Predicted 3D model of a 91-nucleotide RNA (c-di-GMP-I riboswitch aptamer) from a Deltaproteobacteria bacterium. The prediction has a mean pLDDT of 88. The sequence was found by an Rfam model in a public genome assembly. Rfam family: c-di-GMP-I riboswitch aptamer. Its family is annotated with cyclic-di-GMP binding in the Gene Ontology.
RNA sequence: UAACCGAAAGGGUAAACCAUUCGAAAGGAUGGGGCACAAAGCCACAGACCUAAAAGCUGUAAAAGCGGCUUAUGGUAGUUGGGCUGCCGAA
Numbered sequence: 001u002a003a004c005c006g007a008a009a010g011g012g013u014a015a016a017c018c019a020u021u022c023g024a025a026a027g028g029a030u031g032g033g034g035c036a037c038a039a040a041g042c043c044a045c046a047g048a049c050c051u052a053a054a055a056g057c058u059g060u061a062a063a064a065g066c067g068g069c070u071u072a073u074g075g076u077a078g079u080u081g082g083g084c085u086g087c088c089g090a091a
Stems, first nucleotide, its partner, number of pairs: 005089002012037002017032006035078001041084003045081003048076003055070006
């Protein structure tokens, strides 16, 4: 110096929930708030999960309306794997 690893120090992020707001929803943003996290920094490449506006099929019905099912082009990086980058330096 580097790798593995994760004591200490300096710090960092910010779950649920609340308010406002965007969105059809899932969910996102801002402020508060702290559950937790050694990559809980970034990336939607693969799997997984969530939602179903639009589309298709369908029940009821004359129709309208009200439902049901399929489906991501929507989303989750604090779901797993993967990629990139990174503070500190004990055993």